[in-house]
Small-subunit ribosomal RNA, central domain from a metagenome, 350 nucleotides, folded computationally. Rfam family: Bacterial small subunit ribosomal RNA. The full RNA is in RNAcentral, with records from SILVA. The coordinates come from a structure-prediction model, not an experiment, and the mean pLDDT is 88.
Context: one part of a larger RNA
């Protein structure tokens, strides 16, 4: 000496479940595998190191010792790890009583708006823009009233509010269903944490088949603008957007921050719950737990900033990085109907 890192420089897997593996709470006993100590055997010679000796000296050579850090056998030690037995309750879980919620699935219902259809009133414009034009309208539009149809989305409430592992979830009601929080007791007794491979979930867009199609709108057409305008603006408009069943498997899938546990000043807001104070009661105030924001000390950081929701202090497990370009490309393989996805180089060059 026996790497350093991953919020923004390269680097946290999109998210979860979980086999193998790794790691694992308190007490007592047993064993002695790891571990530690002793002894014996072996560890060829030469080389190397030390001390002598021989060539006048040195190189060289001789003798003795060390070294050979190892292995085997054996005798012990038992703190730690391990194996095993007994035991404990604080980790984990179960039961019980409450609670909040756009968590998920299915079915039904509702009003506003939009478009269309029919009828009434009514007449020359409407629409659109920076200004216009394309477009619509005397075959009666726009406006307005009534009736009907359709599809999609749910104003206000609505909130750095809530729920979910993530993606994500918002009208109302019902049914089925997952998770979470709080409280007080009882029970199980380490049953835990993480997780390569694997499996499942996974926005938008895309694909297949069948439905649906109001509005919006890639492509496309036209009108403008312009030197041009394959755009921005306008008038139209098809896939798509919606539903069902499959496929696909990617995102700035972001907190650009993997998960778990413990510890480390505070202040302030807010959500759910419990206890206390107070009161006729609701408030108010105080304490605790769980979440979610802001500010801030120590500490950390290249700085920005983070700061009990850590990027602080530590431990365990997983993933990933190792100069820029070439390149997330080529080739091969796996998956896919395809689009493509996953894995993933090198030459060369700076």
């Nucleotide at each position: 000496c026996u790497g350093g890192g991953c919020g923004u420089g390269a680097a946290g897997g999109g998210c979860a479940c979980g086999c193998a593996g790794g790691c694992g709470g308190g007490g007592a006993g047993a064993c002695a595998a790891g571990u530690c100590a002793g002894a014996u055997g072996u560890g060829a010679a030469a080389a190397c190191c030390c001390a002598u000796a021989g060539c006048u000296u040195a190189a060289c050579u001789c003798u003795g010792g060390g070294c050979c850090u190892g292995c085997a056998u054996u005798u012990g030690a038992u703190a730690c790890u391990g194996u095993u037995u007994c035991u404990c309750u604080u980790g984990a879980g179960u039961a019980c009583g409450g609670g909040a919620g756009a968590g998920g699935a299915u079915g039904g219902c509702g009003g506003a708006a939009u478009u269309c259809u029919u009828g009434g009133u009514g007449u020359a414009g409407c629409g659109g823009u920076g200004a216009a034009a394309u477009g619509c309208g005397u075959a009666g539009a726009u406006a307005u009233c009534a009736a009907g149809a359709a599809g999609a989305a749910c104003a206000c409430c609505g909130g750095u509010g809530g729920c979910g592992a993530a993606g994500g979830c918002g009208g109302c009601c019902a049914u089925c269903u997952g998770g979470c929080c709080c409280g007080a007791u009882a029970c199980u007794g380490a049953c835990g944490c993480u997780c390569a491979u694997g499996u499942g979930c996974g926005a938008a867009g895309g694909c297949a088949a069948g439905g649906g199609g109001a509005g919006c709108a890639a492509a496309c057409a036209g009108g403008a603008u312009u030197a041009g305008a394959u755009a921005c603006c306008c008038u139209g408009g098809u896939a798509g957007u919606c539903c069902u069943u499959g496929c696909a498997g990617u995102a700035a899938a972001c907190g650009a921050u993997g998960g778990a546990u413990a510890c480390u000043a505070g202040g302030u807001g807010u959500u759910g719950g419990a206890g206390g104070u107070a009161u006729g009661g609701a408030c108010u105030c105080c304490u605790c737990c769980a979440g979610u924001g802001c500010c801030g000390c120590a500490g950390c950081u290249a700085a920005c900033g983070c700061a009990u929701u850590a990027a602080g202090u530590a431990u365990c497990c997983c993933g990933c990085c190792u100069g820029g370009g070439g390149a997330g490309u080529a080739c091969g393989c796996u998956c896919g109907c395809a689009a493509g996805a996953g894995u993933g180089a090198a030459a060369c060059u700076c």